This is a predicted structure of a 108-nucleotide RNA (FMN riboswitch aptamer (RFN element)) from a mouse gut metagenome.
The prediction has a mean pLDDT of 82.
RNA sequence: UCUUCAGGGCAGGGUGCAAUUCCCGAUCGGCGGUAAUAGUCCGCGGGCGCUUCGGCGAGGGGGUUGGUGGAAGUCCAAAACCGACGGUAUAGUCCGGAUUAAAGAAGG
Numbered sequence: 001u002c003u004u005c006a007g008g009g010c011a012g013g014g015u016g017c018a019a020u021u022c023c024c025g026a027u028c029g030g031c032g033g034u035a036a037u038a039g040u041c042c043g044c045g046g047g048c049g050c051u052u053c054g055g056c057g058a059g060g061g062g063g064u065u066g067g068u069g070g071a072a073g074u075c076c077a078a079a080a081c082c083g084a085c086g087g088u089a090u091a092g093u094c095c096g097g098a099u100u101a102a103a104g105a106a107g108g
Base pairs, nucleotide, nucleotide: 001108002107003106004105005104012024013023014022026093027092028083029082030044031043032042033041039081040080050055064078065077066076067075085096086095087094
């Protein structure tokens, strides 16, 4: 310097004119780091807000208890918690911006 890759997920049922949005229940987890494997630790990206449209600085969710071990907020067990914006009967999971962008990974 170039190329490629780079996000998953409501089965079944209830109410209703209408809901994958409400209720029961189901189900998903980007990238790097770490004394040992992480959605909930540290940091980053995405997304949201601002913008003179170059980017800048700011904002930004959620974890406990017990066990094993030399070492785990990462493993095992239990019962929890969290999830942008616009649309629509109220959405982490549907549709849309997005055939986008990017942390980063691999290769030439």